Model confidence (mean pLDDT): 76 of 100. A computed fold for a 364-nucleotide RNA from Desulfothermobacter acidiphilus, annotated as Bacterial RNase P class A. Of the family's consensus pairs, 94% are formed in the model. The gene name in the source record is rnpB. Rfam family: Bacterial RNase P class A. Rfam links the family to the GO terms ribonuclease P activity, dimeric ribonuclease P complex and tRNA processing. From the family's description: Ribonuclease P (RNase P) is a ubiquitous endoribonuclease, found in archaea, bacteria and eukarya as well as chloroplasts and mitochondria. The sequence is in RNAcentral, with records from ENA.
């Protein structure tokens, strides 16, 4: 000084006038609207969009339905320890990648309980399987030659070989000695894995020492395994309350119509009137005061987060307000706008500013 890596903050300012959404305090009249349930009107003062208000992907809170307990089915999660009201979210770790490094990624339980699938290519793709080339060894057969051959080289039959070559994401441990005819964990050293047994560690796991030699790969295939797990959503619900419709009662039946019946009386059913009850346009609540903000601490803990004390109240609409102007300045302004209500994931995002590391380099 230059390149990177983490993580955090801000996201035009600043003052006047006028408007619109809300709250609080004071105040109004036999006020105003409406048929009612309700609602509206002044004044003064405070508040009035985010960091994601968005995607609606997870989790909770709340409300309504449903539900004796149990399993089973079906959906989730998926190293480990810890936070948290929960979580598939944070944090710290452990093993794996990658990076010179700082640091990043990782749907990361079990493939030795079963199935399945592993395209093309290749002889062979899982089965103690598999001989395409190549090696290696026998027999024949032709042939070469200065040759009495147990000999070369071509060829063909048999059989060894999984060490070279080729195919392939992947060929049944991998390197190097030996030993073979030529080879092969066939021996044997180191390394990888696998089992054990002793040590650290809460734990995932790590480390030393034995042992047989070897066990493809795939579970966001089935499947085994622990764990969790009713179902709709604020158009959820509640309450008020002009209606219709079907229902319940009371009183009215002096006429009257239809049924039962051959006629009557008698019973049912239409009728009128008022109640009560339904719950539609409608209104009200549910609505913001809350796992809340902010700030302090020789406070706990690596840390996520917790604990203490303080101060504050910081949008709440329903056709849906947060907007217009005017002056000043400025580095001249992005992504975008609440709609029950929170934790947290993701995508969107111009610029500015901060801090811890890392490598380079140069200079003291």
């Nucleotide at each position: 000084c230059g390149a990177g890596u983490a993580a955090g903050c801000u996201g035009g300012a600043u003052g006047g006038u006028c408007g619109c959404g809300g709250g609080u305090a004071c105040a109004a009249g036999c006020g105003c609207c409406g048929u009612g349930a309700g609602g509206c009107c002044g004044u003064a003062c405070c508040c009035g969009a985010g960091g994601a208000a968005a995607g609606u992907c997870c989790g909770a809170g709340c409300u309504c339905c449903g539900g004796a307990g149990g399993g089973c089915a079906g959906g989730g999660u998926g190293c480990u320890g810890g936070g948290u009201a929960a979580c598939a979210c944070c944090c710290a770790g452990c093993g794996g990648g990658g990076g010179u490094g700082a640091c990043c990624c990782c749907a990361g339980g079990g493939a030795a309980a079963g199935u399945g699938c592993c395209a093309c290519a290749g002889a062979a793709a899982u089965g103690u399987a598999g001989a395409c080339c190549g090696c290696c060894c026998g027999g024949c057969a032709u042939u070469c030659g200065g040759g009495u051959g147990u000999g070369g080289a071509u060829g063909u039959c048999g059989g060894g070989u999984a060490a070279g070559g080729g195919u392939g994401c992947a060929a049944c441990g991998g390197u190097g000695c030996g030993g073979u005819a030529a080879g092969g964990g066939c021996g044997c050293a180191c390394c990888a894995g696998c089992g054990g047994u002793c040590g650290g560690g809460c734990g995932a796991c790590c480390g030393a020492c034995c042992g047989g030699c070897u066990a493809g790969g795939u579970a966001a295939a089935c499947c085994c395994c622990a764990c969790c797990u009713g179902g709709a959503g604020c158009a959820a619900g509640a309450c008020c309350a002009c209606a219709u419709a079907g229902g319940g009662g009371a009183a009215c039946g002096a006429a009257g119509g239809a049924g039962u019946g051959g006629c009557c009386c008698g019973c049912u059913c239409c009728g009128u009137u008022c109640c009560c009850g339904g719950g539609u346009a409608g209104g009200u609540c549910g609505c913001u005061g809350g796992a809340g903000a902010c700030a302090u601490g020789u406070g706990g803990g690596u840390a996520a987060c917790c604990c203490a004390u303080g101060u504050c109240c910081u949008a709440g609409a329903u056709a849906g307000a947060u907007g217009a102007c005017c002056a000043u300045c400025c580095u001249c302004g992005a992504c975008a706008g609440a709609a029950c209500u929170c934790g947290g994931c993701u995508u969107a995002c111009a610029g500015g500013c901060u801090u811890g590391c890392u490598c380079g380099c140069a200079a003291c």